A computed fold for a 106-nucleotide RNA, annotated as Guanidine-I riboswitch aptamer.
Rfam family: Guanidine-I riboswitch aptamer. The literature on the family includes a 2004 paper in Proc Natl Acad Sci U S A by Barrick et al., "New RNA motifs suggest an expanded scope for riboswitches in bacterial genetic control".

RNA sequence: GUUUUAGUUUUCUAGGGUUCCGCAGCGUAUCUCGGCUGGCUGGUCCGAGGGAAGACGCACGGACCUAUAAUCCGUGUCAACACGGAGGGAUAAAAGCCCGGGAGGU
Numbered sequence: 001g002u003u004u005u006a007g008u009u010u011u012c013u014a015g016g017g018u019u020c021c022g023c024a025g026c027g028u029a030u031c032u033c034g035g036c037u038g039g040c041u042g043g044u045c046c047g048a049g050g051g052a053a054g055a056c057g058c059a060c061g062g063a064c065c066u067a068u069a070a071u072c073c074g075u076g077u078c079a080a081c082a083c084g085g086a087g088g089g090a091u092a093a094a095a096g097c098c099c100g101g102g103a104g105g106u
Base pairs, nucleotide, nucleotide: 007056008055009054010053011052012051015046016045020043021042022040023038024037025036026035057077058076059075060074061073062072063071081101083104087099088098089097
């Protein structure tokens, strides 16, 4: 000095806050209604490249067919590795979200 690559998606988890619901406090306040405040071990919500599982996809094999394609079934694979700011962005808000397997470091 150089140093490529890492399929799409769903559900969830670590984690995250406070729109909505609930809860707590205040408000003349044990019920009801609406208002303000509080993130509060709750529900909804957001949520991983470096967390999990599944589906699609891909590869190989088989069945079917005269043969190919299509379809169906099975197996495998989505690898191994992976330290990481500050700052900015979205949403109500925040984050292991997005910029980003970025800058930088080893």